[in-house]
RNA sequence: GCAUGAUAAAGCCACAGCCGUCGUGAGGCGGUGUCGGAAAACCACGGGUCUCCAGAGAGGAGACAGCCGGGUCGCCUGC
Numbered sequence: 001g002c003a004u005g006a007u008a009a010a011g012c013c014a015c016a017g018c019c020g021u022c023g024u025g026a027g028g029c030g031g032u033g034u035c036g037g038a039a040a041a042c043c044a045c046g047g048g049u050c051u052c053c054a055g056a057g058a059g060g061a062g063a064c065a066g067c068c069g070g071g072u073c074g075c076c077u078g079c
Base pairs, nucleotide, nucleotide: 001079002078003077012037013036017032018031019030020029021028022027035066041072042071043070045069046068047067048064049063050062051061052060053059
């Protein structure tokens, strides 16, 4: 660098729900949990969805990386 993600191996992450906590909210964090994931690691760059403010409208501020694309880094195995 290429390929695979397997009836292999080693670890990793942790949906919903529940508990605690922060936030007006979408949601975040911790615990539990184990639906799933080879990028379900990181980055809001493009699209999308959602929330709040405003509201005649324009617009403004946010959330989601486990919605899709893109970028960066990366584990195991084989060549």
The RNA shown here (c-di-GMP-I riboswitch aptamer) has 79 nucleotides and comes from Candidatus Electrothrix gigas. The prediction has a mean pLDDT of 81.